A computed fold for a 73-nucleotide RNA from a Streptosporangiales bacterium, annotated as transfer RNA. The coordinates come from a structure-prediction model, not an experiment, and the mean pLDDT is 80. The organism belongs to Streptosporangiales, within Bacteria. It matches the Rfam family "tRNA". It is annotated as a transfer RNA. Rfam links the family to the GO term triplet codon-amino acid adaptor activity. Rfam's curators write: Transfer RNA (tRNA) molecules are approximately 80 nucleotides in length. The sequence is in RNAcentral, with records from ENA.
RNA sequence: GCGCCCAUAGCUCAGAGGACAGAGCGACAGACUUCUAAUCUGUUGGUCGCAGGUUCGAAUCCUGCUGGGCGCA
Numbered sequence: 001g002c003g004c005c006c007a008u009a010g011c012u013c014a015g016a017g018g019a020c021a022g023a024g025c026g027a028c029a030g031a032c033u034u035c036u037a038a039u040c041u042g043u044u045g046g047u048c049g050c051a052g053g054u055u056c057g058a059a060u061c062c063u064g065c066u067g068g069g070c071g072c073a
Base pairs, nucleotide, nucleotide: 001072002071003070004069005068006067007066010025011024012023013022018056026044027043028042029041030040031039049065050064051063052062053061
C1' cells in the first nucleotide's frame, strides 16, 4: 500500500428499514439472613465510533474518515 471483518449500556453481546433500542453480567436500594454469600424484588443505565447521502422513516442501506483485528504485498 491492497483486501476482508468488527465498532450498540461500565463489560459480553442481540437487534439485518417502522414497537418507548433490548438481554445477561455489573452498580445502587430494599426483602430475607445474627452477619456475609446465595436467592427474590425494584432502580440505574445509550448523541448505536464520527461526518455526509438515500428514504416518509436509518443502529440497520450507500460513501468517506477514525480506531481495532486478520490476511496479502